[in-house]
Context: one part of a larger RNA
């Protein structure tokens, strides 16, 4: 100087407390350990691995296994030699890859020129070399997690000390903040905090189509459907607005704190992006890049099939429930944000109980369509039961995607109807448009194992006395046989 203490003081945080909802019990989904296996490819490992890499494993992907091939190679560049061809195509063989054969009857194949030459592509043989998701994340770059959006981490000069070092950065107030004020052997400065950036809450100006419709007119069974209009909503660009600016109190005449006015908004208005010096030899050689090592008729490469989905039990994260604040049936409202041409696909009509099919208008979309929002509201049935709760499992018949749904897809209909009556010890999230609850969209994607993830809106709470205690952090101080 640090680190540590079941030392002290101050202080913060959904850390506790106060509340609300879960998880731990059930069934299923997904991930993981384990066991199994020819293989069940690999990585991730307390917090900070385990719906994680994977924002899509039937083939492909795919790295694994079995079997069949191949060796200048699936891919790059160069050299030498060869024949002018070579490829598509056809035949044989085969599971395919490939291998063998046929080629001018057809198509394609550069340039100079002319019936030849050259040599590009392709092919064959050979040589340099390619290739490796093989090892090392403890050789590395880059990227990332974490403490932590915690308030810290440092420097120059000066001063103090023999020196390591200290001071500044301490002290008194204050703040979300090393934020600011005062004091002061310190005076300044940098990286962080804040601000600058984006979204959102109010208003104005400009603009008025594909959006809007108050007033005027037309028209319809009905609809901004039409003429028209720019008022309103909205769209999207530019501005205004919030600064403790004003008033009162408190405070050291300070920083600031408390209350009030005005205001759409008040003391950082709400949310996002943004992550200091560093820590964990944290993670990643399987995104990529890269040193070294290793393989080179194989640890490279091509193909078919299988596996990554296998299951006694275990763990993690979720979904659905156990019901009446509910389930079912009928009627009837109100969103936002998205994506659409190998696409979204309307309406009529037709087929099907249905998933869906036929059909094909319109739309590269404020125009058309995906698209029915759901919880809600109104009416009816159920009457507390393993039930009109719950939907697992299984049987049968189908639909769709795709070359192909046996291993191993999703969905539909009929039948079947399991466990489950609110969950032990324990444990998690959340302080407001939040929790809870209800639907909608998107990426990936032929399809889908999505109940995941990322976004969007609808409805919309309870509680916080407080900081004694648990966990973690910050500052000062103290002890130390630790570095």
């Nucleotide at each position: 100087u640090g680190a540590c203490g079941g030392g002290g003081g101050c202080u913060c945080a959904c850390a506790c407390a106060a509340g609300c909802g879960g998880u731990g019990g059930a069934g299923c989904a997904u991930g993981u350990g384990g066991a199994u296996u020819a293989a069940u490819u690999c990585g991730a490992a307390g917090c900070a691995a385990c719906g994680c890499g994977a924002a899509g494993a039937a083939c492909c992907u795919u790295a694994c296994c079995u079997g069949g091939g191949u060796u200048u190679g699936a891919c790059a560049u160069g050299c030498u030699a060869g024949g002018a061809u070579g490829c598509a195509c056809c035949c044989g063989u085969g599971a395919a890859a490939g291998c063998g054969g046929g080629c001018u009857a057809u198509g394609c194949u550069g340039c100079c020129u002319u019936u030849g030459g050259u040599g590009a592509a392709a092919c064959u043989a050979g040589c340099a070399c390619a290739g490796g998701u093989g090892c090392u994340g403890c050789a590395u770059g880059g990227c990332u997690g974490u403490c932590g959006u915690c308030a810290g981490c440092u420097c120059g000069u000066g001063c103090u000390g023999u020196g390591a070092a200290g001071u500044g950065u301490c002290g008194g107030g204050u703040u979300a903040a090393g934020u600011c004020c005062c004091u002061u052997a310190a005076c300044g400065a940098g990286c962080g905090a804040a601000a600058c950036c984006c979204c959102u809450a109010u208003c104005g100006u400009u603009a008025g189509u594909u959006g809007c419709c108050a007033g005027c007119g037309c028209g319809u069974a009905a609809u901004g459907g039409c003429g028209g209009g720019g008022a309103c909503u909205c769209u999207a660009a530019c501005g205004a607005g919030a600064c403790u600016g004003c008033c009162g109190g408190c405070g050291u005449c300070a920083a600031g704190c408390c209350g009030g006015a005005g205001g759409a908004a008040g003391g950082u208005g709400g949310g996002g992006a943004c992550g200091a010096c560093g820590u964990c030899a944290a993670g990643u050689c399987a995104u990529c890049a890269u040193g070294g090592c290793c393989c080179u008729u194989a640890u490279g490469u091509c193909c078919a099939g299988g596996g990554c989905u296998g299951c006694a039990a275990a763990c993690a994260u979720g979904c659905u429930a156990c019901a009446a604040u509910g389930g079912c049936c009928g009627g009837u409202a109100c969103a936002g944000a998205g994506g659409g041409c190998u696409g979204c696909g309307a309406g009529a009509a037709c087929c099907g109980c249905g998933a869906g099919g036929u059909g094909g208008a319109g739309c590269a979309a404020a125009u058309c369509g995906c698209a029915g929002a759901a919880a809600g509201c109104c009416g009816g049935c159920c009457c507390c039961a393993g039930u009109u709760c719950g939907g697992a499992u299984u049987g049968a018949a189908g639909u769709c995607u795709g070359c192909a749904a046996c291993u191993c897809g999703a969905c539909u209909u009929c039948a079947u109807g399991a466990a489950g009556u609110c969950g032990g010890a324990g444990u998690c999230g959340c302080u407001a448009g939040u929790a809870a609850u209800c639907c909608c969209g998107g990426a990936u994607c032929a399809g889908c194992a999505a109940c995941g993830c990322c976004g969007g809106g609808g409805u919309g709470a309870a509680u916080a006395c407080g900081u004694u205690c648990c966990c973690g952090g910050g500052c000062c101080u103290u002890g130390u046989a630790c570095a």